[in-house]
RNA sequence: UGGGCUGGCCGGGCGACCGCGCCGUACUCCUCGGAGUACGUCGAGGAAGGUCCGGGCUCCACAGGGCAGGGUGGUGGGUAACGCCCACCCGGGGUGACCCGCGGGACAGUGCCACAGAGAACAGACCGCCUCCGGGCUCGGGCAACCGGGCCGGGGGGUAAGGGUGAAACGGUGGUGCAAGAGACCACCAGCGGCUCGGGCGACCGAGCUGGCUAGGUAAACCCCACCCGGAGCAAGGUCAAGAAGCCGCGGUUUCGCACCGCGGUGCGCGUGCGUUCGAGGGCGGCCCGCCCGAGCACGCGGGUAGAUCGCUGGAGGCUGUCGGCAACGGCAGUCGUAGAUGGAUGGUCGCCACCCGGACGCCCGCAAGGGCCCCGGGGACAGAACCCGGCCUACAGGUCAGCCCGUCCG
Numbered sequence: 001u002g003g004g005c006u007g008g009c010c011g012g013g014c015g016a017c018c019g020c021g022c023c024g025u026a027c028u029c030c031u032c033g034g035a036g037u038a039c040g041u042c043g044a045g046g047a048a049g050g051u052c053c054g055g056g057c058u059c060c061a062c063a064g065g066g067c068a069g070g071g072u073g074g075u076g077g078g079u080a081a082c083g084c085c086c087a088c089c090c091g092g093g094g095u096g097a098c099c100c101g102c103g104g105g106a107c108a109g110u111g112c113c114a115c116a117g118a119g120a121a122c123a124g125a126c127c128g129c130c131u132c133c134g135g136g137c138u139c140g141g142g143c144a145a146c147c148g149g150g151c152c153g154g155g156g157g158g159u160a161a162g163g164g165u166g167a168a169a170c171g172g173u174g175g176u177g178c179a180a181g182a183g184a185c186c187a188c189c190a191g192c193g194g195c196u197c198g199g200g201c202g203a204c205c206g207a208g209c210u211g212g213c214u215a216g217g218u219a220a221a222c223c224c225c226a227c228c229c230g231g232a233g234c235a236a237g238g239u240c241a242a243g244a245a246g247c248c249g250c251g252g253u254u255u256c257g258c259a260c261c262g263c264g265g266u267g268c269g270c271g272u273g274c275g276u277u278c279g280a281g282g283g284c285g286g287c288c289c290g291c292c293c294g295a296g297c298a299c300g301c302g303g304g305u306a307g308a309u310c311g312c313u314g315g316a317g318g319c320u321g322u323c324g325g326c327a328a329c330g331g332c333a334g335u336c337g338u339a340g341a342u343g344g345a346u347g348g349u350c351g352c353c354a355c356c357c358g359g360a361c362g363c364c365c366g367c368a369a370g371g372g373c374c375c376c377g378g379g380g381a382c383a384g385a386a387c388c389c390g391g392c393c394u395a396c397a398g399g400u401c402a403g404c405c406c407g408u409c410c411g
Base pairs, nucleotide, nucleotide: 001407002406003405004404005403006402007401008400009399010398012353013352014351015350016349017348018347020043021042023040024039025038026037027036028035029034030033045382049393050392052391053390054389055388056387057233058232059231060230069229070228071227072226073225074088075087076086077085078084089103090101091100092099093098104224105223109222110221111218112217113216126163127162128159129158130157131156132155133154135152136151137150138149139148140147141146171189172188173187174186175185176184190214192211193210194209195208196207197206198205199204237310238309239308240307246266247265248264249263250262251261252260253259268302269301270300271299272298273297274296281293282292283291284290317336318335319334320333321332322331323330324329355379356378357377358376359375362373363372364371365370
């Protein structure tokens, strides 16, 4: 200096004005529980997102075990838990840093393997190679019967080395052997099974002996093995608890229809007591008498719609230091206070600065390429809490830091 790999961080700052939400304080108002005003504190994210996993919490269910169903799947560790994270193993890719793997079992069984090809799993025979048997033509020999050779085409059998098809054709190379061939046999190599020894907690790795000569793939097909999983979700769930509809009464309006409006009462279930002409209860009224209405009323317990309220934000919490650990992470000590809306607040405008892009007069540095200063114009992503956490995945203008790898040049 060019290219690359991995991990982390930021995701505008300051000020003024206007506006919104929660909370606190003060004041004002009223129907006494709220409303309003002023001031002050605080007020989105790295993903708050997708809702894909895991947990806390809540309610329901539940003796124990099993079936069904779903999930996970190399090994060891971390964790509240996980399908997450860390380290390692095995396989694959890259010169390398490093990356990728839905990575248990295909000798428990069943299924499937498109197209091409003769044959695709107890394989198969198209071309070829070898052998046997006829036929036709022809050449040579022979007096002839016939014998020998060549060519063409047919049938039976052997073979799997060579060709051809395919992602894959039942080990590879060389030799022996054979009519031609073949693990048929032999040597070496690859691979598989078994045994022994050594290393590792383990996945696994290394070495030796031995066996039969060879075993295809697919489980994100059924299935088998091991382990895990009860269901629903903050609209969970708890508390307080009107009113409306309907019915009754009164008043008003009126198109005279219990049509409309207003006010009052009642309102769902159970129990107890009292009561319907022997009058509970209500209205008028300060009370008694009295008058009127009158079939329900009073009390207790419980349920519950709208709405309100709790749940609601201090928690597997953040940061710093130290110790243990390769690491994920954990222990200890100190320190910090940081949104809680519910038709859903967290916004807008202006100025300055920083950043990015474009343009141009000029100035500075430089041989040049180019860089810097000044000026003008423009731009700022993805997205937005809703019970709370741990992850994964996805989106993202622009900026920034650290470590490592490969190349080039100079010393």